[in-house]
RNA sequence: UUCUUAUCCAGAAAGGCGGAGGGAACAGGCCCGAAGAUGCCUUAGCAACCUUUCUCGCAGAAAUGAGAAAAAGGUGCUAAUUCCUGCCCCGGCAAGGGGAAAGAUAAGAA
Numbered sequence: 001u002u003c004u005u006a007u008c009c010a011g012a013a014a015g016g017c018g019g020a021g022g023g024a025a026c027a028g029g030c031c032c033g034a035a036g037a038u039g040c041c042u043u044a045g046c047a048a049c050c051u052u053u054c055u056c057g058c059a060g061a062a063a064u065g066a067g068a069a070a071a072a073g074g075u076g077c078u079a080a081u082u083c084c085u086g087c088c089c090c091g092g093c094a095a096g097g098g099g100a101a102a103g104a105u106a107a108g109a110a
Base pairs, nucleotide, nucleotide: 001110002109003108004107005106006105007104008103013043014042015041016040017039021032022031023030026086027085028084029083044078045077046076049074050073051070052069053068054067055066056065082102087099088098089097090096
């Protein structure tokens, strides 16, 4: 980098550095930002994908499946639903709803 699978309306911020734009890309909207954003570092936290422990079923163990608990380790995350929309469908052309695409994260594979 590519592919597969799963999840994405919950949750969780202080300090330091820095000094202008930022919210993935394009467009529209809407927000954040000199009362210092985005970013980087430190600490703290959230969550439970991998992980660990226990219970149950099959068929002895393992593997696998279901459930519960934990948080040591590997990641991830800590404004707004992935901030919203864009394409398709339902709906009336509205409101609204569903799905996709793209993206993000994890695990596995190449």